Background
Transfer RNA from Aquisphaera giovannonii, 75 nucleotides, folded computationally. The source organism's lineage runs through Bacteria, Pseudomonadati, Planctomycetota, Isosphaeraceae and Aquisphaera. Its mean pLDDT, the model's own confidence on a scale to 100, is 80. Rfam family: tRNA. About the family: Transfer RNA (tRNA) molecules are approximately 80 nucleotides in length. Rfam links the family to the GO term triplet codon-amino acid adaptor activity.

């Protein structure tokens, strides 16, 4: 430097034929309930606008360009 992959909540992760209840799940974290008290186990809460920035589109996590970081691979 080149070539493919990945960048979503604190953490692993889902969603990618673009459509309005697609912004979610579990795990952590706060409350609460049970307990003698701690675990468990049940109930609710909050937290992200999807790496940045543009672009197509009536719309965009998904599609397109550049950049950024990360991995793997070529030289």
């Nucleotide at each position: 430097g080149g070539a493919c992959g990945c960048g979503u909540a604190g953490c692993u992760c889902a969603g990618u034929u673009g459509g309005a209840c697609c912004a979610g799940a579990g795990c952590a974290a706060g409350g609460g309930g049970c307990u003698u008290c701690u675990a468990u186990c049940c109930c609710c809460u909050g937290g992200g606008u999807c790496g940045c920035a543009g672009g197509u589109u009536c719309g965009a996590g998904u599609c397109c360009u550049g950049c950024c970081g990360c991995g793997u691979u070529c030289g």